[in-house]
RNA sequence: GUCUGAAUAGCUCAGUUAGAAGAGCAUUCGCUCGGCAAGUGGAAGGUCUCGGGUUCGAUUCCCGAUUUAGCCA
Numbered sequence: 001g002u003c004u005g006a007a008u009a010g011c012u013c014a015g016u017u018a019g020a021a022g023a024g025c026a027u028u029c030g031c032u033c034g035g036c037a038a039g040u041g042g043a044a045g046g047u048c049u050c051g052g053g054u055u056c057g058a059u060u061c062c063c064g065a066u067u068u069a070g071c072c073a
Stems, first nucleotide, its partner, number of pairs: 001072001003070005010025004019056001027043005049065005
């Protein structure tokens, strides 16, 4: 340099060929226990990488950029 992927909660990852966001772990508050651990029920936590376009409406479709992984050279 070329080609192909990825970017969503603190971390690891889902997500619907558009109607607007979820899980596990972690954090936190209860219940349970003499206490801890384990168990169990809640809560909080998101500009869905950025900029445009299409659309009544975009995390989703289109274009570009950035970062990153891999193949080839």

A computed fold for a 73-nucleotide RNA from Nylanderia fulva, annotated as transfer RNA. Its Rfam family is "tRNA". Rfam classes the family as a transfer RNA. The coordinates come from a structure-prediction model, not an experiment, and the mean pLDDT is 81. Taxonomically the source falls in Nylanderia (Eukaryota, Ecdysozoa, Apocrita, Lasiini). The RNAcentral record of the sequence draws on Rfam.